[in-house]
Predicted 3D model of a 508-nucleotide part of an RNA (small-subunit ribosomal RNA, 5' domain) from Runella defluvii. The source organism's lineage runs through Bacteria, Pseudomonadati, Bacteroidota, Cytophagales and Runella.
Context: one part of a larger RNA
RNA sequence: GGAUGAACGCUAGCGGCAGGCCUAAUACAUGCAAGACUAGGGGGCAGCAAUGUCACCGUCGCACGGGUGCGUAACGCGUAUGCAACCUACCUAUCACAGGGGGAUAGCCUUUGGAAACAGGGAUUAAUACCGCAUAAAGCAGGGGCUCCGCAUGGAGAUAUUGCUAAAGAUUUAUCGGUGAUAGAUGGGCAUGCGUCUGAUUAGUUAGAUGGUGGGGUAACGGCCUACCAUGGCGAUGAUCAGUAGGGGGCGUCAGAGCGUGGUCCCCCACACUGGCACUGAGAUACGGGCCAGACUCCUACGGGAGGCAGCAGUAGGGAAUAUUGGGCAAUGGAUGCAAGUCUGACCCAGCCAUGCCGCGUGGAGGAAGAAGGUCCUCUGGAUUGUAAACUCCUUUUUUGGGGGAAGAAGAGACACCUUGCGAGGUGUUGUGACGGUACCCUAAGAAUAAGCCACGGCUAACUACGUGCCAGCAGCCGCGGUAAUACGUAGGUGGCAAGCGUUGUCC
Numbered sequence: 001g002g003a004u005g006a007a008c009g010c011u012a013g014c015g016g017c018a019g020g021c022c023u024a025a026u027a028c029a030u031g032c033a034a035g036a037c038u039a040g041g042g043g044g045c046a047g048c049a050a051u052g053u054c055a056c057c058g059u060c061g062c063a064c065g066g067g068u069g070c071g072u073a074a075c076g077c078g079u080a081u082g083c084a085a086c087c088u089a090c091c092u093a094u095c096a097c098a099g100g101g102g103g104a105u106a107g108c109c110u111u112u113g114g115a116a117a118c119a120g121g122g123a124u125u126a127a128u129a130c131c132g133c134a135u136a137a138a139g140c141a142g143g144g145g146c147u148c149c150g151c152a153u154g155g156a157g158a159u160a161u162u163g164c165u166a167a168a169g170a171u172u173u174a175u176c177g178g179u180g181a182u183a184g185a186u187g188g189g190c191a192u193g194c195g196u197c198u199g200a201u202u203a204g205u206u207a208g209a210u211g212g213u214g215g216g217g218u219a220a221c222g223g224c225c226u227a228c229c230a231u232g233g234c235g236a237u238g239a240u241c242a243g244u245a246g247g248g249g250g251c252g253u254c255a256g257a258g259c260g261u262g263g264u265c266c267c268c269c270a271c272a273c274u275g276g277c278a279c280u281g282a283g284a285u286a287c288g289g290g291c292c293a294g295a296c297u298c299c300u301a302c303g304g305g306a307g308g309c310a311g312c313a314g315u316a317g318g319g320a321a322u323a324u325u326g327g328g329c330a331a332u333g334g335a336u337g338c339a340a341g342u343c344u345g346a347c348c349c350a351g352c353c354a355u356g357c358c359g360c361g362u363g364g365a366g367g368a369a370g371a372a373g374g375u376c377c378u379c380u381g382g383a384u385u386g387u388a389a390a391c392u393c394c395u396u397u398u399u400u401g402g403g404g405g406a407a408g409a410a411g412a413g414a415c416a417c418c419u420u421g422c423g424a425g426g427u428g429u430u431g432u433g434a435c436g437g438u439a440c441c442c443u444a445a446g447a448a449u450a451a452g453c454c455a456c457g458g459c460u461a462a463c464u465a466c467g468u469g470c471c472a473g474c475a476g477c478c479g480c481g482g483u484a485a486u487a488c489g490u491a492g493g494u495g496g497c498a499a500g501c502g503u504u505g506u507c508c
Stems, first nucleotide, its partner, number of pairs: 001508004006504005013360006019353002021318001026316003030313003035060003040057002043054004067271003076196008086188002091184007099133001101131002109122005139164004144159001146157004169176002197243003204234003209231008246268004250261004273294005296307004324350001326349003332346001333344004363394004373385005399445006408435001413430007452497005457478003463492005473480002
């Protein structure tokens, strides 16, 4: 000098854009943050009915989005490969199919226990819920020969043959769904090469440990697990142990090499009160699901129950320090639904904070009696403040008042018309804004509303007077102060930066 998620002191006019618990992964009052579908189903309630609404069964979603950085020195991350060892709901394309039955159960009704949370019994009912049967191959499993290929294990294709495996309907008749298979797309899983902090005042370490065989398990390879067998594996090219730490794209600095860093945004990982466990599911070992144990908090009729803000706000605490218990789904995106729509603290906006960056303003021109006042001096006077002020003319960014007033909106749907073999497409009308009466524009008034902070011995731009007298004090380094201090304090003047200026911390 540059930089900063900064803080502190003094000061402060406006706007745009960005950023805002770095500390206690401490504890949390309250509200909201994940629901949707009645065009799957039978009911309850309201209603004359159309219809509306409410739980329940069912389906899809809740594995996304959002938060945090505790743990992790690891195939965690980055990069480059491989899977002849794998999975993939929704979406797309193609092919084929959807026949006929059955038994339950929630709800409703009734009854019992309980303070509650909730639980039990009886009767009854439906389905796109559940279960057989039929049909079935290019699917799966078994063995047979054939062709081709490769990178060890092997892979691909056609072919006869044996066995096994599906389905669901709704409706306003426009459509929306169901089952099997193949391929794609998307998302993941696994493996490997290389790279990835400090310490040797850590030198040995390891028993599922290293390998093999059989078996199990997984979507899949594998000590992933297990029984048996062998005795291996790693290590001064730093094993093991200890400490520290999420990784990257990036960011800061720098001529570069390097050094430092990983906040905001994006990708990956890990976690969700602490530890463990599985269930459901295409996908979780699941932040706002479940079970068990523990600590803590709350309710209780003392028998027993309820909870988890590292979601958005907010509270207490900690701290030098970090914001509103705001508006809206109008846009973008997500879930669901045929759709209308509903939900969405994602998101879009607004509020607070000079926290940062950028921009603008605090006026412009003229004006010497060089005014008054202040300060200094060699003191009837001179120098300086200083064209500075006054005064004259002008402007109106900004400010205040008045008036107008957006873009962001494309739609979807509805209606009408046209095209089309069918999906479907096109045109026109209608139709939707939280921000916001905001931005912006026009107009009126009037210099009107707007300057500070630090420094002035050298480094380092900028000097005098008074006070003080090794005192009080200053100080980044050198050093100032003991009676004329350009170094302390005040004043005048000057220099620098400017809505900021200094100080402190940290990095280069």